[in-house]
RNA sequence: ACUGCAAAAAGCCAAACUGCCUGCGAGGGUAGGACGGAAAGCUAUGGGUCUCACGUAGAUCGCCAAGCCUACUCA
Repeated sequence: ACUGCAAAAAGCCAAACUGCCUGCGAGGGUAGGACGGAAAGCUAUGGGUCUCACGUAGAUCGCCAAGCCUACUCA
């Protein structure tokens, strides 16, 4: 460095649901909450899905792929 991701510890993220704010909407933000997650970190580049006021429009990276980056430990 790569592969496997088994075991343990520390930290990290936070589904459903609820309150408030925001958006036409899919959704987003925030507080609570924890189903889960080694990339559930980042980027809408390709595909998928979803929305609309149907356009040179949007949403989703916790759907998959790709790119970049990446904690601890064992073999």

Predicted 3D model of a 75-nucleotide RNA (c-di-GMP-I riboswitch aptamer) from Epsilonproteobacteria bacterium 4484_65. The sequence was found by an Rfam model in a public genome assembly. Model confidence (mean pLDDT): 81 of 100. Rfam family: c-di-GMP-I riboswitch aptamer. Gene Ontology term of the family: cyclic-di-GMP binding. Rfam describes the family as follows. GEMM was predicted in a large-scale screen for bacterial structured RNA regulatory elements.